Notes:
A computed fold for a 692-nucleotide part of an RNA from a Candidatus Microgenomates bacterium, annotated as large-subunit ribosomal RNA, domain II. NCBI's taxonomy places the organism under Bacteria, Bacteria candidate phyla, Candidatus Microgenomatota. The full RNA is in RNAcentral, with records from ENA.

[in-house]
Context: one part of a larger RNA
RNA sequence: ACCGGUGAGUUAUUGUACUUUUCGUUAGUCUAAGUCUGCAAAGCAGACGUAGGCGUAGUGAAAGCGAUCCCUAAUUGGGGUAUUUUAGAAAAGUGCAUUAGACCCGAAACCGGGUGAGCUAACCUUGGGCAGGGCGAACUCCGCCGAAAGGCGGGGGGAGGCCCGAACCCGUGUCCGUCGCAAAGGGCUGGGACGACCUGAGGUUAGGGGCAAUAUGCCAAACGAACCCGGAGAUAGCUGGUUCUCCCCGAAAUAUAUUUAGGUAUAGCGCUACGUUUAAUGUUCUGGGGUAGAGCACUGGAUGGUUCGCGGCGAGGCAACUUGUCGCAACCAACCAAACUCCGAAUACGGGACAUAUAUAAAUGUGGUAGUCAGACAUGUCGGGCUAAGCUGAUGUGUCGAAAGGGAAAAAGCCCAAGACUUCAAUCUAAGGUCUCUAAAUGAAAACUUAGUGUAUAAGGAUGUCAAGUUCCAUAGACACCCAGGAGGUUGGCUUAGAAGCAGCCAUCCUUCAAAGAAAGCGUAACAGCUCACUGGCCGAUGGGACUUGGCGCCGAAAAUCUAUCGAGGCUCAAGUUUUCUACCGAAGAUGGAGGAGGGUACCAUACGGUACCCUCGGUAGGGGAGCGUCUUAUAUUCUGUGAAGCCGAACUGUAAGGUUUAGUGGAGGAUAUAGGAGUGAGAAUGCCGGU
Numbered sequence: 001a002c003c004g005g006u007g008a009g010u011u012a013u014u015g016u017a018c019u020u021u022u023c024g025u026u027a028g029u030c031u032a033a034g035u036c037u038g039c040a041a042a043g044c045a046g047a048c049g050u051a052g053g054c055g056u057a058g059u060g061a062a063a064g065c066g067a068u069c070c071c072u073a074a075u076u077g078g079g080g081u082a083u084u085u086u087a088g089a090a091a092a093g094u095g096c097a098u099u100a101g102a103c104c105c106g107a108a109a110c111c112g113g114g115u116g117a118g119c120u121a122a123c124c125u126u127g128g129g130c131a132g133g134g135c136g137a138a139c140u141c142c143g144c145c146g147a148a149a150g151g152c153g154g155g156g157g158g159a160g161g162c163c164c165g166a167a168c169c170c171g172u173g174u175c176c177g178u179c180g181c182a183a184a185g186g187g188c189u190g191g192g193a194c195g196a197c198c199u200g201a202g203g204u205u206a207g208g209g210g211c212a213a214u215a216u217g218c219c220a221a222a223c224g225a226a227c228c229c230g231g232a233g234a235u236a237g238c239u240g241g242u243u244c245u246c247c248c249c250g251a252a253a254u255a256u257a258u259u260u261a262g263g264u265a266u267a268g269c270g271c272u273a274c275g276u277u278u279a280a281u282g283u284u285c286u287g288g289g290g291u292a293g294a295g296c297a298c299u300g301g302a303u304g305g306u307u308c309g310c311g312g313c314g315a316g317g318c319a320a321c322u323u324g325u326c327g328c329a330a331c332c333a334a335c336c337a338a339a340c341u342c343c344g345a346a347u348a349c350g351g352g353a354c355a356u357a358u359a360u361a362a363a364u365g366u367g368g369u370a371g372u373c374a375g376a377c378a379u380g381u382c383g384g385g386c387u388a389a390g391c392u393g394a395u396g397u398g399u400c401g402a403a404a405g406g407g408a409a410a411a412a413g414c415c416c417a418a419g420a421c422u423u424c425a426a427u428c429u430a431a432g433g434u435c436u437c438u439a440a441a442u443g444a445a446a447a448c449u450u451a452g453u454g455u456a457u458a459a460g461g462a463u464g465u466c467a468a469g470u471u472c473c474a475u476a477g478a479c480a481c482c483c484a485g486g487a488g489g490u491u492g493g494c495u496u497a498g499a500a501g502c503a504g505c506c507a508u509c510c511u512u513c514a515a516a517g518a519a520a521g522c523g524u525a526a527c528a529g530c531u532c533a534c535u536g537g538c539c540g541a542u543g544g545g546a547c548u549u550g551g552c553g554c555c556g557a558a559a560a561u562c563u564a565u566c567g568a569g570g571c572u573c574a575a576g577u578u579u580u581c582u583a584c585c586g587a588a589g590a591u592g593g594a595g596g597a598g599g600g601u602a603c604c605a606u607a608c609g610g611u612a613c614c615c616u617c618g619g620u621a622g623g624g625g626a627g628c629g630u631c632u633u634a635u636a637u638u639c640u641g642u643g644a645a646g647c648c649g650a651a652c653u654g655u656a657a658g659g660u661u662u663a664g665u666g667g668a669g670g671a672u673a674u675a676g677g678a679g680u681g682a683g684a685a686u687g688c689c690g691g692u
Base pairs, nucleotide, nucleotide: 001692002691003690004689005688006687011100012099014097015096016095017094018093019092020091021090022089023088028054029053030052034048035047036046037045038044039043058065059064068080069079070078071077103241104240106238110231111230112229113228114227115226121205122204123203124202125201126200127199128198129197130195132164133163134162135160139156140155141154142153143152144151145150168192169191170190173188174187175186176185207223209219210218211217216225244627245626246625247624248623249622254267255266256265257264258263268372269371270369271368272367273366274365275364276363277362278361280356281355282354283353284352285351286350287349293343294341295340299337300336301335303333304332305331306330307329309328310327311326312325313324314323315322316321375400376399377398378397379396380395381394382393383392384391405416406415407414421595422594423593424592426591427590428589432585433584434583435569436568437567441582443581444580445579446578447577448576454571460555461554464552465551466550467549468548469547470546471545472544473543482537483536484535485534487511488510489509492506493505494504517532520531521530522529596617597616598615599614600613601612602611603610604609628681630678631677632676633675634674635673636672637671638670639669646665647664649662650661651660652659653658
């Protein structure tokens, strides 16, 4: 890993609701515990047992009152109830809840009683072990010196948590080993090696504890509290798993509260049973509002100006006063505001009336019973953030969630689809498409684009190109090229070493002219020199210049595995872009043919049911309904050695779970109907057991 087996809503209790049965129903009805009797005796049947329950009256928080009660000082008011239909009880089954392990598996832990010091820690008792070499303390003897104390030299001596180094003990560094030789080893290297040394045997200390030269270390290969058994099915608002089929309906991811936030309760939204009603939508009338907008009347913010106003600081003046500036105030003008408002919509919301269509619809009431409380994206309007986020929050809508189909190459949330009961080699369309991959026009008309733009992007930049417009010049000759002129006063004045059109400052006139600036640029130390403006000539145009707007393009444009920002090939009077037209393709949409199921209505049968018409049939959590199959009990009916069950193939059959028949195998039990009872259905739980 696979195969086979096994594996999870059970049982009792009490309450409640529904269904069925039985008894009762002009007011009753039922017994419970228990007791007694009988019998084929853990039980069953019968009798007794009115304690008590429900019902016969409601209402109020209650005292209470009572066909009426409550609210109130009091109701003509409001809320219940009654009149009218007088009903309950028991048992069984089913749903849900209560108490129990309560659908199953799963902790880490807690407590009790025991077992451990043959590992290891410390201690006690008694034994054992330490090659060899080195250093040479105290003390002492001899010699010499000295008055002595003592000193020097030599010999003896043999101290030491002394030195080197085997055994022995340890484990420093590194390599190998890492399903190993080994659940801690091996090689080389290294530390101690007469000591706080090493070691054998026998003992002592025990878990809320011991031991510890303290490392949270050790206490039998996992010790922040050992192990074993028990309490015990501890508890788990957590994770995982939870087994056959079909039919009908079908959510939520919100509010409030919570030692609450991944839990729960109530409400909201689902289902179901039985009632009641007309909800919804539109029009119109009528309400309250303080948003958008707007405004500055208040609260604040903020700009400019005015002033016989007030104040501060200056200047002038002998003073009166005049004047400059700053602040406050008032006025004028123009502004800003989620927490400003003199104003103030549209929508939305509440109520009334009328109208329309719908009725298997919607609303609402009562009973029973769920799930949901992590939502996601898109879009409209907003808050937060950076007018950031596949960000976060609010509100309206849509889709997904729980929705398949077609389109967007591929795709939860985008587009199409008033949404897939089943089926069909049928028809029409939607979005989107029609050169090939690839179903359908290499269609039609008129333009644009040359950038492969299309097939990613901005500020900004540019004689790209097309279209529209404004204005100026032009046969009295424009624009561009070419030829010629471009002068004089004058080197203007100042400045300066110089400043002559051209460093800088001031001025910028006049003359001659066809025209020529006290000069637009280059240049010189300063001049000189070369151009320009301006003028003439040459040339001979529906032409030339300046500007505005729009269409499509250009640059701006750098990224990491592989072209890689058209799905690809490839495409240029397009297979690109703009406008118009026609045809076609295209879905589980619509239509048509065939069939099934659920429901409503009508009719026929009324025992089930049948026929017609109409509507409906996507679905997670979840609710409801109807069935299939397994084992087993009772009764009845049956099959079977002329071959039961089981196994293994085949055929037929039912909407499904399934069923029937039969070849082979097998060799003794099996089936059907009805009524019961369940250890009743396996693919998942890092499930459990076995096999391979």